RNAcentral holds the sequence, with entries from Rfam. This is a predicted structure of a 105-nucleotide RNA (Glycine riboswitch aptamer) from Desulfosporosinus fructosivorans. Rfam family: Glycine riboswitch aptamer. The family has 44 seed sequences and 9,425 matches in Rfam 15.1. Model confidence (mean pLDDT): 76 of 100.
RNA sequence: AUGAUACUAGCGGGAGAGAUCUGGGAUAUCCAGACGCCGAAGGAGAAAAUCCCUGAAUCGCUUUCAGGGGGGAAACUCUCAGGCAAAGAGUACUGCUAGUAGACG
Repeated sequence: AUGAUACUAGCGGGAGAGAUCUGGGAUAUCCAGACGCCGAAGGAGAAAAUCCCUGAAUCGCUUUCAGGGGGGAAACUCUCAGGCAAAGAGUACUGCUAGUAGACG
C1' cells in the first nucleotide's frame, strides 16, 4: 500500500396484521376485560453434510445396516416478547458516506 470480511455512526429506502366489541374517559392517546390476527426488534426450535461410540453381516479389500451421542442455518417454524386505522414512531434487510479492526496477495 491492496482490501475478502466484521463492527459502529450519520443520511436515505423499508412490509404485515381489528378505526374489532364492552365499560370508564376527553376524537386520538390512556386503563381493564373479551375474541380475532401479524412476523422483519429480540428470543427459542432443529434438516442435511460431517465426527465419535456400540452392535450385526462380511472377512481378501473393505463395505453396508441399526441404535446412541456430538455437530448444525434461515427471510423456515413457534408466537414468549413485540406489534395490528391514517399520521407518527419502530423494525430485519438494504444503498451511500465516514471511522475502527483486518484475512489473502